[in-house]
Context: one part of a larger RNA
RNA sequence: UGACGGGGGCCCGCACAAGCGGUGGAGCACGUGGUUUAAUUCGAUGCAAACCGAAGAACCUUACCUGGGUUUGACAUGUACGUGUUACGGAUCUGAAAGGUGAAGGACCCUUGCUUCGGUAAGGGAGCGUACACAGGUGCUGCAUGGCUGUCGUCAGCUCGUGUCGUGAGAUGUUGGGUUAAGUCCCGCAACGAGCGCAACCCCUACGCUGAGUUACCAGCAUUUCGGAUGGGGACUCUCAGUGGACUGCCAGCGACAAGCUGGAGGAAGGUGGGGACGACGUCAAGUCAUCAUGGCCCUUAUGUCCAGGGCUACACACGUGCUACAAUGGCCGGCACAACGAGAAGCGACCCCGCGAGGGCAAGCGGAUCUCCCAAAGCCGGUCCCAGUUCGGAUUGCAGUCUGCAACUCGAGUGCAUGAAGCUGGAAUCGCUAGUAAUCGUGGAUCAGCCAAGCCGCGGUGAAUGCGUUCCCGGGCCUUGUACA
Numbered sequence: 001u002g003a004c005g006g007g008g009g010c011c012c013g014c015a016c017a018a019g020c021g022g023u024g025g026a027g028c029a030c031g032u033g034g035u036u037u038a039a040u041u042c043g044a045u046g047c048a049a050a051c052c053g054a055a056g057a058a059c060c061u062u063a064c065c066u067g068g069g070u071u072u073g074a075c076a077u078g079u080a081c082g083u084g085u086u087a088c089g090g091a092u093c094u095g096a097a098a099g100g101u102g103a104a105g106g107a108c109c110c111u112u113g114c115u116u117c118g119g120u121a122a123g124g125g126a127g128c129g130u131a132c133a134c135a136g137g138u139g140c141u142g143c144a145u146g147g148c149u150g151u152c153g154u155c156a157g158c159u160c161g162u163g164u165c166g167u168g169a170g171a172u173g174u175u176g177g178g179u180u181a182a183g184u185c186c187c188g189c190a191a192c193g194a195g196c197g198c199a200a201c202c203c204c205u206a207c208g209c210u211g212a213g214u215u216a217c218c219a220g221c222a223u224u225u226c227g228g229a230u231g232g233g234g235a236c237u238c239u240c241a242g243u244g245g246a247c248u249g250c251c252a253g254c255g256a257c258a259a260g261c262u263g264g265a266g267g268a269a270g271g272u273g274g275g276g277a278c279g280a281c282g283u284c285a286a287g288u289c290a291u292c293a294u295g296g297c298c299c300u301u302a303u304g305u306c307c308a309g310g311g312c313u314a315c316a317c318a319c320g321u322g323c324u325a326c327a328a329u330g331g332c333c334g335g336c337a338c339a340a341c342g343a344g345a346a347g348c349g350a351c352c353c354c355g356c357g358a359g360g361g362c363a364a365g366c367g368g369a370u371c372u373c374c375c376a377a378a379g380c381c382g383g384u385c386c387c388a389g390u391u392c393g394g395a396u397u398g399c400a401g402u403c404u405g406c407a408a409c410u411c412g413a414g415u416g417c418a419u420g421a422a423g424c425u426g427g428a429a430u431c432g433c434u435a436g437u438a439a440u441c442g443u444g445g446a447u448c449a450g451c452c453a454a455g456c457c458g459c460g461g462u463g464a465a466u467g468c469g470u471u472c473c474c475g476g477g478c479c480u481u482g483u484a485c486a
Base pairs, nucleotide, nucleotide: 001486002485003483004482005481007480008479009478010477011476012475013474015470016469019433020432021431022430023429026324027323028322029321030320031319032318033317034315035314042053043052064310065309066308067307068306069305070304073134077133078132079131080130081129082128083127088105093100094099108125109124110123111122112121113120114119136299137298139297140296141295145293146292147288148287149286150284152282157196158195159194160193161192162191163172164171165170176187177186178185202276203275204274205273207244208243209242210241211240212239213238217233218232221231222230223229247270250264251263252262253261254260326426330385331384332383333382334381335380336379342373343372344371347366348365352361353360354359392423397418398417399416400415402413403412439462440461441460442459443458444457445456
């Protein structure tokens, strides 16, 4: 100087408390451990691994296993030689395919010479073959590395120059009194300044104004098949640009007359308005050699490469994350209502017709504020069920049929009928959340032929409860103290 303390002081955070909903019990889905296996490819392992890499494992992917091939190679560059019976082409046979075999047909470009202008000869190129340099490796080492990332932590800290103090390590500044979300600001001070962080500048959202007005809008006018449908309008909604607006600016009190705090006015918004992007010096030899790059090491008729099939989907178990429930604030039936973000051409696919349905047929429109996906659901109105393992719950299984795809046996999704399992609110323990949040309801997208998505990333609808407080648990900041630790 740090680190640590079941030392002290001050102060924060859904850290506790207060409250709401869960997990832990059940069934199922996914991930992981373990076990099994020819293989169940590899990595991630307290917080910070375990719906993680994977935003799509039937083949492919694919790295694994079994078997069948191949050896200048699936891919790149170069050198030498060969090549018109060339390249290309691929019949046939063989085979699971890859591969092997190779018939018919059969070129191109440049230079020079000859030419009857049709071609022909020589050389070169491309291509192909052979040989050699080399390729190739998701083989090892993340404890050799770059890059990227997690974490402490959006915590308020981490440092430097000069000066001063100290023999020195170092101190001071950065401590102190207030204050703040903040090393934020004020005051004081042997310090005076500065840098990286904080904040602001960026984006979305909440209010207005200006400009613009189609595909969006419709107040008034006219038409109307009652549909902004048509004429028209430029008001409104909205869209897209620009701009204004919030700064403790104003008032009162408190405070050191400061910084600031509390209350109030005005205002769409008030003291950082709400949300996002943004992550200091560093820590964990944290993670990644399997995104990529890369040193070293290793393989080179194989640890490279091609193919078929299988596996990654196994199942006595254990853990994690979810979904669906156990019902009446509910289930079922009928009727009625209101979104937003988005996506669409090898695409979205209306209307109409067929089918109980998944879906099928025909096919309009739309590269889209125009058309389509697209009926939002919870909700509201009415009816029914009457507390029961039930009209709760939907696992499991049988049959039938649908779609995608070369192909759904291993191993897809969805539909109809039948079947109806466990489950009566879950021990010890444990998680999330402070407001348009939790809870709850549906909806879009990426990946994607299809989909094991109940995941992820968004969107809107309905919409709470509680917060006395900081003693305690966890994590953190500043000052101080002890130390046989560095």